Overview
The RNA shown here (transfer RNA) has 74 nucleotides and comes from an Oscillospiraceae bacterium. Its Rfam family is "tRNA". Rfam classes the family as a transfer RNA. Gene Ontology term of the family: triplet codon-amino acid adaptor activity. Rfam's curators write: Transfer RNA (tRNA) molecules are approximately 80 nucleotides in length. The sequence was found in a public genome assembly. The source organism's lineage runs through Bacteria, Bacillati, Bacillota, Clostridia and Oscillospiraceae.
RNA sequence: GCGCCGAUAGCUCAGUUGGAUAGAGCGUCAGACUCCGACUCUGAAGGUCGCAGGUUCGAAUCCUGUUCGGCGUA
Numbered sequence: 001g002c003g004c005c006g007a008u009a010g011c012u013c014a015g016u017u018g019g020a021u022a023g024a025g026c027g028u029c030a031g032a033c034u035c036c037g038a039c040u041c042u043g044a045a046g047g048u049c050g051c052a053g054g055u056u057c058g059a060a061u062c063c064u065g066u067u068c069g070g071c072g073u074a
Stems, first nucleotide, its partner, number of pairs: 001073007010026004019057001028044005050066005
């Protein structure tokens, strides 16, 4: 240089051929419980889906470019 894979919440990840409001576990915060904590239960906050364009009525998903990481190849 070329090819392939990955990037989604603070962390680990899911997202089934483009469709209803973008989700789970852990964590954080609040409440219940408790003498106080822990555990458990309930609720909440937290996301420009790596970035920039394009296609489409509609994009995390398709196309192009690009950044970072990993693997392969000469």